A computed fold for a 94-nucleotide RNA from a Nocardioidaceae bacterium, annotated as Glycine riboswitch aptamer. Model confidence (mean pLDDT): 81 of 100. NCBI's taxonomy places the organism under Bacteria, Actinomycetota, Actinomycetes, Propionibacteriales, Nocardioidaceae. Its Rfam family is "Glycine riboswitch aptamer". Rfam describes the family as follows. This family represents the bacterial glycine riboswitch.
RNA sequence: CGAGCCCGCGCGGGAGAGACUCCGCCGCGAGCGGAGCGCCGAAGGGGCAAUUCCUCCCCGGAACCUCUCAGGUGCCCAGGACCGCGUGGUCGAG
Numbered sequence: 001c002g003a004g005c006c007c008g009c010g011c012g013g014g015a016g017a018g019a020c021u022c023c024g025c026c027g028c029g030a031g032c033g034g035a036g037c038g039c040c041g042a043a044g045g046g047g048c049a050a051u052u053c054c055u056c057c058c059c060g061g062a063a064c065c066u067c068u069c070a071g072g073u074g075c076c077c078a079g080g081a082c083c084g085c086g087u088g089g090u091c092g093a094g
Stems, first nucleotide, its partner, number of pairs: 001094001004091001006089008018037001020036006038073003044069001045067003051063004
């Protein structure tokens, strides 16, 4: 000097699911807030019981798999796994 792994930051893209019931505010509502029930899974979290992947098998692990604790649930706002671009840092083959 430095490919690359990992972590962070910025920008862009980014799905799903109630125009439900009740109460309050407000004023006429398809608005705002709360509660309840229903629903969603792609922050996070739990689990390998099924599926898939890592291996020919066992054991084990992981997941956009599963469970929905949390979170979310008309438009908007916000969030959002993941993808792309840029950038900073640790380690660092060479």